[in-house]
RNA sequence: GGGCCCAUAGUUAAGUGGUAUAACGCGUCCAUGGCAUGGAUGAGGCCGGAGUUCAAUUCUCCGUGGGUCCA
Numbered sequence: 001g002g003g004c005c006c007a008u009a010g011u012u013a014a015g016u017g018g019u020a021u022a023a024c025g026c027g028u029c030c031a032u033g034g035c036a037u038g039g040a041u042g043a044g045g046c047c048g049g050a051g052u053u054c055a056a057u058u059c060u061c062c063g064u065g066g067g068u069c070c071a
Stems, first nucleotide, its partner, number of pairs: 001070007010024004018054001026042006047063005
């Protein structure tokens, strides 16, 4: 320098045009004398910009970061 892949909640992942989902973690409440544990409920997220579209996390382009291969 070039090819390919990835970027979604605090963490790990799903979702591939129409309201973003789960597990663990976190807050509140209940059960226990207390802890652990169990139950109920809640907060919290689409890497940045531009384009296409009625509508973009999703499709296209550029950038940034990470992984991998070639030179």
About this RNA: The RNA shown here (transfer RNA) has 71 nucleotides and comes from a Minisyncoccota bacterium. Taxonomically the source falls in Minisyncoccota (Bacteria, Bacillati). The same sequence occurs in records of 2 taxa. The sequence is in RNAcentral, with records from ENA and MGnify. Model confidence (mean pLDDT): 84 of 100.